Predicted 3D model of a 121-nucleotide RNA (SAM riboswitch aptamer (S box leader)) from Sporosarcina pasteurii. The sequence is in RNAcentral, with records from Rfam. It matches the Rfam family "SAM riboswitch aptamer (S box leader)". Gene Ontology term of the family: regulation of gene expression. The prediction has a mean pLDDT of 81.
RNA sequence: UCCUUAUCAAGAGUCAGGGGAGGAACUGGUCCUACGAUCCUGCGGCAACCAUCCUAUUUGUGAUAAACAAAUGCGAAAAGGUGCUAAUUCCAGCAAAUGUUCAACAUUUGAGAGAUGAGGA
Numbered sequence: 001u002c003c004u005u006a007u008c009a010a011g012a013g014u015c016a017g018g019g020g021a022g023g024a025a026c027u028g029g030u031c032c033u034a035c036g037a038u039c040c041u042g043c044g045g046c047a048a049c050c051a052u053c054c055u056a057u058u059u060g061u062g063a064u065a066a067a068c069a070a071a072u073g074c075g076a077a078a079a080g081g082u083g084c085u086a087a088u089u090c091c092a093g094c095a096a097a098u099g100u101u102c103a104a105c106a107u108u109u110g111a112g113a114g115a116u117g118a119g120g121a
Stems, first nucleotide, its partner, number of pairs: 001121008013043001015042004022032003026093004044085003049081002052076002055073007089113001094110006
C1' cells in the first nucleotide's frame, strides 16, 4: 500500500510543557482557532476491538467417559497490544422509495468515501 471483516447517535481534558497558523480526510456548507487551535511530549480520562478470566451451547478429536481444541453467545476486570478524548464520521455529496404536478426541498433506507480494530497478501 492492497484485500476481507466488525463497529462508527453513547462516553471521555476549561490539565502541564513545547510550538506559532491554520484546522475539522476530499468538495460545498457550517464550525474551531492569537482568550494560542490543529500538532508533539507528559499526566489524567473514556471505551472494551484484540488478548485475559468465568459461564452456556454447538462442533471436532477421543471410547457414548475424562480431557483437549475450535466457533458462537451472556458477563467480569482494566495489569497487556491498539484506539479514542469539539460538534452523530459536524452536516451533505451517489442511488432508490415516500411526500406536493416538474424542478427545488424534506424524511427514510442503502451504497460510496473515511476512521479504528482484527485477520491476510